Context: one part of a larger RNA
């Protein structure tokens, strides 16, 4: 822009990709088979490999500043307490959310047609004999289906539900036509708070009829017993108060703060 009125969900599915691996080990059976030696089809079950998908409940990675310990200097007059810098985290010792694999979970299949090479059945020409000429049966990891994803721009442009618009005048080339008033619906859009999404854009939640973000409160979680003060000790330091302090992202709960106030688009019953 188009799909012949607009629009909001909701399906159909030509088509399109995508997946399609295999090993061992048990049992059926030490059966079938063979003189033994050895040793099965067929079926049935467990269990790996690679490989892919998701996903973070366990095991771990990472977690640029969440605790904590620390050296050196520098500041905050000074003690205590704290901050700064230390080649772009000073160094260390852990880590929540997220991302994440080496970590979880699940995939291949069953099934069902129509073949291939091959094996058949009737059976002529050709009194016989042929699986083929008529007619007909079986038969692969392969091929069309089933599985999983995407899909009506599938221009052949599909369906289905629901929603919305039922004014006047004038000109003229008489048209799906041009101007003027009057009217602007469903429905969208812009603008703002933001994330489950993202490079932008796109999606998606939400915008007071509200938990969309920030804060608070409370809980998970990290970290590991704060700061004063006591009390012991010449002190260094210990102990108590104390699972204390502190705390980005997780879950809630609460309108305290910000989501104001609006303002455009779409129109008029449809080749």
């Nucleotide at each position: 822009c188009g799909u012949u009125g607009g629009a909001a969900a909701g399906u159909u599915g030509a088509g399109a990709g995508g997946a399609g691996c295999u090993g061992u080990u048990u049992u059926u059976a030490g059966u079938a088979c063979g003189a033994g030696a050895g040793g099965a089809c067929c079926g049935a079950a467990a269990u790996g490999g690679a490989c892919g998908a998701a996903c973070c409940u366990c095991u771990g990675g990472u977690g640029u500043a969440u605790c904590u310990g620390u050296u050196g200097u520098c500041c905050u007059g000074c003690c205590a307490a704290g901050g700064g810098c230390a080649a772009g985290u000073g160094c260390a010792g852990a880590g929540u959310a997220g991302c994440u694999a080496a970590g979880u979970u699940c995939g291949g299949a069953a099934u069902g047609g129509a073949u291939a090479a091959c094996c058949g059945c009737u059976g002529a020409a050709g009194g016989c004999a042929u699986c083929u000429a008529a007619g007909u049966g079986g038969g692969a990891a392969g091929c069309c289906a089933a599985c999983c994803u995407c899909a009506a721009g599938a221009u052949a442009a599909a369906c289905u539900u629901u929603c919305c618009c039922u004014g006047g005048g004038a000109g003229u080339u008489u048209a799906a036509c041009u101007c003027c008033c009057c009217u602007a619906a469903a429905g969208g859009u812009a603008c703002c708070a933001g994330c489950g999404a993202g490079a932008c854009u796109a999606g998606c939640u939400g915008g007071u009829c509200g938990a969309u973000a920030g804060g608070u409160u409370g809980g998970a979680g990290g970290u590991c017993u704060a700061a004063g003060c006591a009390c012991a000790g010449u002190a260094a330091u210990g102990u108590g108060u104390u699972g204390a302090g502190c705390c980005g992202a997780c879950c809630a709960a609460u309108a305290c703060u910000a989501a104001u106030c609006u303002a455009c688009c779409g129109u008029g019953a449809g080749g």
Large-subunit ribosomal RNA, domain VI from a termite gut metagenome, 271 nucleotides, folded computationally. Its Rfam family is "Bacterial large subunit ribosomal RNA". RNAcentral holds the full RNA, with entries from SILVA. The prediction has a mean pLDDT of 89.